[in-house]
């Protein structure tokens, strides 16, 4: 330098190919309940699309550029 894959919450991850309703799950965190105690159990809650642009009535999803991570080739 070229090619491929990936980037979603504090962590991991589903959905993306085939655009549509409030972005789902696990762990973690907070409050409350329960309990002799809580690090067990229950309920509720907060935290979200790397960044910019394009297409579209509508973009996590499609397209382009950039940034970052991993791999391959030279």
């Nucleotide at each position: 330098g070229c090619c491929c894959u990936c980037g979603u919450a504090g962590u991991c991850u589903a959905g993306c190919c085939u655009g549509g309703a409030u972005a789902g799950g696990a762990c973690g965190c907070a409050a409350c309940c329960c309990u002799c105690c809580g690090g067990a159990g229950g309920u509720u809650g907060a935290u979200g699309g790397g960044c910019g642009g394009g297409u579209u009535c509508a973009a996590a999803u499609c397209c382009c550029a950039c940034c970052g991570a991993g791999g391959g080739c030279g």